[in-house]
RNA sequence: AGCUGGAGAGACGACCGCGUGUUCCCCCCAGGGAACCCGAGGAAAGUCCGAGCACCGCAGGGCAGGGUGCUGGGUAACACCCAGGAGGAGCAAUCCUACGGAAAGUGCCACAGAAAACAUACCGCCACGCCAGGCUUCGUGGCCUGGCGCGGUAAGGGUGAAAAGGUGAGGUAAGAGCUCACCGCGCUUCCGGUGACGGAGGUGGCAGGGCAAACCCCACCCGGUGCAAGACCAAAUAGGGGAGGAGAGGUGGCCCGCCUCGUUCGACUCCCGGGUAGGUCGCUCGAGGCCGACGGCAACGUCGGUCCCAGAUACAUGGUCGUCACCGCGAGAGCGGUAACAGAACUCGGCUUACGACCGGCU
Repeated sequence: AGCUGGAGAGACGACCGCGUGUUCCCCCCAGGGAACCCGAGGAAAGUCCGAGCACCGCAGGGCAGGGUGCUGGGUAACACCCAGGAGGAGCAAUCCUACGGAAAGUGCCACAGAAAACAUACCGCCACGCCAGGCUUCGUGGCCUGGCGCGGUAAGGGUGAAAAGGUGAGGUAAGAGCUCACCGCGCUUCCGGUGACGGAGGUGGCAGGGCAAACCCCACCCGGUGCAAGACCAAAUAGGGGAGGAGAGGUGGCCCGCCUCGUUCGACUCCCGGGUAGGUCGCUCGAGGCCGACGGCAACGUCGGUCCCAGAUACAUGGUCGUCACCGCGAGAGCGGUAACAGAACUCGGCUUACGACCGGCU
């Protein structure tokens, strides 16, 4: 310097204040008082996933839509975690990966470039033909240079993020898997592994660019709404006026199916006017914390012991003092400081994001 893990008002005590709870006392009630216990976080945050719980028509069928996507395991479940495989970054520690399918189809690939995909040819290289010039020859002819035409080529150059396998040798007019060796790739056999996959051999001159966080295809999964869910008690929804009115409502996007109310007694919608809107529960004991043993590489599981650890409803969780610890200043006595991000609101498991200083390990 880099990487990685941990822990996060410095600890203890006393007093005062605030907020639940339990017990007791005063009290008709309302309320008040005393004692005791407890009282923010690793992220309580973002509300992004997965669940519990509650209600809805118990959620059945189809379409649409959404999610996940290497393998094996863990878990109540997951998009999370653990272990591994493959690919990639790094000297390393370590880190990253939406990591099924591009020989099912469609689509896209800016600029540049000849060409961005049933391949093609700008410069170049090469063969042939014609023309011009030069050199040489007595001459035919030969050689060199340039231009034009027609063809071959994909070595080399150039463009690009990406150009139809790579390197070398042979070969050729020049070239080219045209041929060969090695590497890569496809197919195949054997071996190892639960598997992803790996290793060894054989074989084929070679399929054929990239993108599926583009549509799409394949496999698996998904009903919706959230504690203002919802349950109970009390009160109210009474009785009126006017207008429309045959369908309206119960779901989540749609359809089917299902249920309720209504079309004479008028459901339902709108307007006017009248009334209620208080309390209790849900609410914190939970897939819970800690310790130990055992199983497992691990995530985690099983068993035993032990503990109770915020539940308000306008929102409490703060302060003072003392001792010790650490840091800074000072010769010393001593003085000063101990933070950052942030703050519960039905509850858990994760992910992500924020965070000054500290501790451990590795390179």